[in-house]
Context: one part of a larger RNA
RNA sequence: CACCGCCCGUCACGCCAUGGGAGUCGGGGGCACCUGAAGCCCCGCGUGGAAGCGGGGUGAGGGUGUCCUCGGCGACUGGGGCGAAGUCGUAACAAGGUAGCCGUACGGGAACGUGCGGCUGGAUCACCUCCUU
Numbered sequence: 001c002a003c004c005g006c007c008c009g010u011c012a013c014g015c016c017a018u019g020g021g022a023g024u025c026g027g028g029g030g031c032a033c034c035u036g037a038a039g040c041c042c043c044g045c046g047u048g049g050a051a052g053c054g055g056g057g058u059g060a061g062g063g064u065g066u067c068c069u070c071g072g073c074g075a076c077u078g079g080g081g082c083g084a085a086g087u088c089g090u091a092a093c094a095a096g097g098u099a100g101c102c103g104u105a106c107g108g109g110a111a112c113g114u115g116c117g118g119c120u121g122g123a124u125c126a127c128c129u130c131c132u133u
Stems, first nucleotide, its partner, number of pairs: 003096001005093001008089002011086001013083004018078003023073013039058007099120009
């Protein structure tokens, strides 16, 4: 490469990560209860003192229940990102051919449309006020 310009959204295709999801599998942790080895401590018996015997406490671990947290998988489902030459239209950019935009409501294959309120960051024409020459 300058309107034969730019550009928006749906849809289709491919890849990537991600939200929801009946659940399911696993990691970490808290609490309650049950059980409870060795060692240690306490009490009693025993003994000259021990050994030993009985009881209790503490206690690793194991079990049951419950809660918290992290992750894997998950039919289906929601959008998102990216990807030279796909589809439909043409919303925006020049008054973009209905000025545009913001809020809101309703509607619509899609960009969007319509209603109400607001803004000028709207072109054009005319007039008013002010400034400059």